The RNA shown here (SAM riboswitch aptamer (S box leader)) has 105 nucleotides and comes from an uncultured Flammeovirgaceae bacterium. The sequence was found by an Rfam model in a public genome assembly.

[in-house]
């Protein structure tokens, strides 16, 4: 960078420096000088890898030292297409895509 598995309506933010953006991408809609991205510290969340219990599991309780992810808003909403429903407008699944972990290459 490619791929295979799993999860994604819970949760958890405060300081310096920094000086206009940001929320993946399109349209939407939000946040932003009452200070965006970014960097650092330090706090926490959560529990993939890790540790452990239950006879065994791919299951199910516990922990949180390490190695990673995170800390508006449902992945902020919607997304080619495909099924179901519905007079319609619209729902409601799957799926696309994104992120993230853990493994192959």
């Nucleotide at each position: 960078g490619a791929u295979u598995u799993a999860u994604a309506c819970a949760g958890a933010a405060g300081u310096g420096c920094g000086g206009a953006g940001a929320g993946a991408c399109a349209g939407g809609c939000u946040c932003u000088a009452c200070g965006a991205a970014g960097c650092a510290c330090u706090a926490g969340c959560a529990a993939c890898c890790u540790c452990u219990c239950g006879c065994a599991a791919u299951c199910g309780g516990g922990a949180a030292a390490g190695g990673u992810g995170c800390u508006a808003a449902a992945u902020c909403c919607u997304g080619a297409u495909u099924c179901g429903c519905u007079u319609a407008g619209g729902c409601g699944a799957a799926g696309a895509a994104u992120a993230u972990a853990a493994g192959u290459u």